[in-house]
C1' cells in the first nucleotide's frame, strides 16, 4: 500500500431481501423478607463509529473516512 470481516443500550449480542430500535445480564423503584438473596411488577438508558449521497422513508443500499481483527505485498 491492497483485500476481507466487524463497529447498534454499561456489557455480550440480535435486527442488515428499507417503514415498530430489541433481548439477556447489569442499574433504579416498588412488592415479598426481621434483613439479605431468590422471585414478581414496573422504569431509566442507545437513533445505530463519523461525514455525505440515493429514497416519500436508511441501522439496513451506495461513496468517503476513522477504529479493531485478519490475509496478501
Nucleotide at each position: 500500500g491492497g483485500g476481507g470481516u466487524c463497529g447498534u443500550a454499561g456489557u455480550u449480542c440480535a435486527g442488515c431481501g428499507g417503514g415498530g430500535a430489541g433481548a439477556a445480564c447489569g442499574c433504579c423503584u416498588g412488592c415479598u423478607u426481621c434483613g439479605c438473596a431468590u422471585g414478581c411488577a414496573g422504569g431509566a438508558g442507545g437513533g445505530c463509529g463519523c461525514c455525505g449521497g440515493u429514497u416519500c422513508g436508511a441501522a439496513u443500499c451506495c461513496g468517503g473516512u476513522c477504529g479493531a481483527c485478519u490475509c496478501c505485498a
Annotation:
Model confidence (mean pLDDT): 81 of 100. The RNA shown here (transfer RNA) has 73 nucleotides and comes from a Candidatus Omnitrophota bacterium. RNAcentral records the identical sequence in 2 taxa. RNAcentral holds the sequence, with entries from ENA and MGnify. Rfam family: tRNA. It is annotated as a transfer RNA.